[in-house]
Context: one part of a larger RNA
RNA sequence: ACCGGCGAGUUACUCAGCGUAGCAAGGUUAAUCCCUUAAGGGGGAGAAGCCGUAGCGAAAGCGAGUCCGAAUGGGGCGACAUAGUUGCGUUGAGUAGACCCGAAUGCCAAGUGAUCUACCCAUGGUCAGGGUGAAACUCGUGUAAAAACGAGUGGAGGCCUGAACCCGUUAACGUUGAAAAGUUAUGGGAUGAACUGUGGGUUGGAGUGAAAGGCUAAUCAAACUUGGCUAUUGCUGGUUCUCCCCGAAAUAGCUUUAGGGCUAGCCUCGAAUAAUAUAGACAAUAGAGGUAGAGUACUAAAUGGGCUAAGGAGCCUACCAGCUUUCUGAACCCAAUUAAACUCCGAAUACUAUUGUCCUUAACUCGGGAGUCAGACAGUGGGGGAUAAGCUUCACUGUCAAAAGGGAAACAGCCCAGACCACCAGCUAAGGUCCCAAAAUAUAAACUAAGUGGCAAAGGAUGUGAAACUGCGUAGACAACCAGGAUGUUGGCUCAGAGGCAGCCAUCAUUUAAAGAGUGCGUAACAGCUCACUGGUCGAUUGUGGUUUUGCGCCGAUAAUGAGCGGGGCUCAAGUUUAUUACCGAAGCUGUGGACUUGAUCCCGCCUACGGGCGGGAUGAAUUGGUAGGGGAGCGUUCUAUUCUAGGUUGAAGGGGUACCGAGAGGAGCCCUGGACGAAAUAGAAGUGAUUAUGCCGGU
Numbered sequence: 001a002c003c004g005g006c007g008a009g010u011u012a013c014u015c016a017g018c019g020u021a022g023c024a025a026g027g028u029u030a031a032u033c034c035c036u037u038a039a040g041g042g043g044g045a046g047a048a049g050c051c052g053u054a055g056c057g058a059a060a061g062c063g064a065g066u067c068c069g070a071a072u073g074g075g076g077c078g079a080c081a082u083a084g085u086u087g088c089g090u091u092g093a094g095u096a097g098a099c100c101c102g103a104a105u106g107c108c109a110a111g112u113g114a115u116c117u118a119c120c121c122a123u124g125g126u127c128a129g130g131g132u133g134a135a136a137c138u139c140g141u142g143u144a145a146a147a148a149c150g151a152g153u154g155g156a157g158g159c160c161u162g163a164a165c166c167c168g169u170u171a172a173c174g175u176u177g178a179a180a181a182g183u184u185a186u187g188g189g190a191u192g193a194a195c196u197g198u199g200g201g202u203u204g205g206a207g208u209g210a211a212a213g214g215c216u217a218a219u220c221a222a223a224c225u226u227g228g229c230u231a232u233u234g235c236u237g238g239u240u241c242u243c244c245c246c247g248a249a250a251u252a253g254c255u256u257u258a259g260g261g262c263u264a265g266c267c268u269c270g271a272a273u274a275a276u277a278u279a280g281a282c283a284a285u286a287g288a289g290g291u292a293g294a295g296u297a298c299u300a301a302a303u304g305g306g307c308u309a310a311g312g313a314g315c316c317u318a319c320c321a322g323c324u325u326u327c328u329g330a331a332c333c334c335a336a337u338u339a340a341a342c343u344c345c346g347a348a349u350a351c352u353a354u355u356g357u358c359c360u361u362a363a364c365u366c367g368g369g370a371g372u373c374a375g376a377c378a379g380u381g382g383g384g385g386a387u388a389a390g391c392u393u394c395a396c397u398g399u400c401a402a403a404a405g406g407g408a409a410a411c412a413g414c415c416c417a418g419a420c421c422a423c424c425a426g427c428u429a430a431g432g433u434c435c436c437a438a439a440a441u442a443u444a445a446a447c448u449a450a451g452u453g454g455c456a457a458a459g460g461a462u463g464u465g466a467a468a469c470u471g472c473g474u475a476g477a478c479a480a481c482c483a484g485g486a487u488g489u490u491g492g493c494u495c496a497g498a499g500g501c502a503g504c505c506a507u508c509a510u511u512u513a514a515a516g517a518g519u520g521c522g523u524a525a526c527a528g529c530u531c532a533c534u535g536g537u538c539g540a541u542u543g544u545g546g547u548u549u550u551g552c553g554c555c556g557a558u559a560a561u562g563a564g565c566g567g568g569g570c571u572c573a574a575g576u577u578u579a580u581u582a583c584c585g586a587a588g589c590u591g592u593g594g595a596c597u598u599g600a601u602c603c604c605g606c607c608u609a610c611g612g613g614c615g616g617g618a619u620g621a622a623u624u625g626g627u628a629g630g631g632g633a634g635c636g637u638u639c640u641a642u643u644c645u646a647g648g649u650u651g652a653a654g655g656g657g658u659a660c661c662g663a664g665a666g667g668a669g670c671c672c673u674g675g676a677c678g679a680a681a682u683a684g685a686a687g688u689g690a691u692u693a694u695g696c697c698g699g700u
Stems, first nucleotide, its partner, number of pairs: 001700006011096013026051003032045005055062002065077004099238002102235001107228006118202009127192001129161003132157001136153006165189003170185004204220001206216003241634006251264005265372002267369005277361001278362001280358008293345001294343002299339003303335004310328002312325004375400010405416003420594004425590003431584003434568003440581001442580006453570001459555002463552010480537005486510003491505003516531001520529002595624001597622002600619008635689001637686006647677001654673005660667002
């Protein structure tokens, strides 16, 4: 890993709702006892008690009333239309382990441990060899005597080196190891606070600790064993057959609350209620409003100008004053602006009411059962952020969640559209129609030349189409070619020089068809070339310039494997724009057949306290996506009763095969195997259904 088996809402009591059965103003027995039975069990007695039949009051109490009260007033709760109770079933709640499995650095109690290890006590043991050479002593020198010095003897030391022994520094290997801590090399101590044998002592909030929270038997921020114990867990995982109907939420408030809960909201089931009623849709009418927009009348901001109080500065001045000012400047005026917390104004929607039409209970109320409280994206209007985010937070709407199908190459949240089943029938939506690949190589007219289409901005550009305005032009334009382009003058200044052309200033005049005190190149400065400007040549039925608007294109364009139409490929397109007609295209719609559910009409059967209820059929109608979840109807397994049943060695259960039946869970028939049991039906009771819990056990 696979296969097989096992594996999770149970049981008791109490309460509530619903269903059902008995009896009914009543209902019902409990313990216990008696009879009976082989037993399980069955029958009877037993009214104690409980609920109901009367309430009100705190109570005494009174009673269809009672309480408050002085009250005959008033008010509260009751009565006056009476249904309960006991079983059984089912759903939910409560108490219990309460659907199952799962904690630990969980808690407590009683015990067991110091053969490991920590420390202590008692008694023993061990430490090759080598080196160094303390005190002391002896001799000598020395001294008055000493001190001191020298030589020798001597053999101290938590001394040195280094085996045993103890340790474990560094590295490699080992890391399902040779080993649950080692091996090899290297390293530290090695007469000491040394190491070690044996015996003994101290323990669980306790011991012991040269102190690391270390050690206390491979276990230590509280050992181990057993018990309380199925501890608890708002957390994770798992929770087993089928079909039918409906179908959510990811919000509000509160919460030591935020991944949990409670109540409400939203879902489901049942009941009840009334119509000129309720809900919903649409239309008309009538409303309230202060958003979008707009405006600047208020408030606040803010620009320029005018005017001006005041201030500053200068002048003047004994003081008071005065004069001036290209300074600042409240208020006021003019012009032009801004606003979520401005409004002289002011929509569309949405909302409310009335009426009408459509629909027909969809609404409200009461009761049982829930789930939901992490939402996601998209469009629109806002806040936060950077008018960032597949960001965050609100509001309205949609989709997904819980929705399959078609389109968007692929693609929960986008576009179209909501799958009951079947069909080798038809029509369409979005989107498409050259091939992959269903359908137009469709029609008409344009544009684009960039493979633009088939990513992108500021900015840039004689790309090209359309439109408008305008200059020049047969009195000859534009382009090209030929010729001229001069004089005062080398303007003045500057400067080494500055002669149109480094720079500064000025920029006149003359001759002219025309020619700047000079457009660019050039020179050291001149020179030289050229332009503006002029003449000539040429000859434009639409020529040649400029400006503006606009369609489609161009550049801008740089990222790491090779790719920016899905691909092939496409250019009077298979691109773009406009118009038109066909066709394709979905689980949409239609057609044909069938099924479920609901309500309607009609028919039949049974029961009836005659109100009706239950069951079946026909017709035509509508409905039938679905997670959490609610409701309904069924299938199958084991056992019990009928039942020592039907059946069965002429072959039961079980196993294998199979083309049959049923909407499904499932159920038959037949064949083979097997070799002794065992259906169906009607009821009843459950250890009642497994692909998943890193599930448990077994096999391979």
This is a predicted structure of a 700-nucleotide part of an RNA (large-subunit ribosomal RNA, domain II) from a Candidatus Omnitrophota bacterium. The full RNA is in RNAcentral, with records from ENA. Lineage of the source: Bacteria > Pseudomonadati > Candidatus Omnitrophota. It matches the Rfam family "Bacterial large subunit ribosomal RNA". Its mean pLDDT, the model's own confidence on a scale to 100, is 84.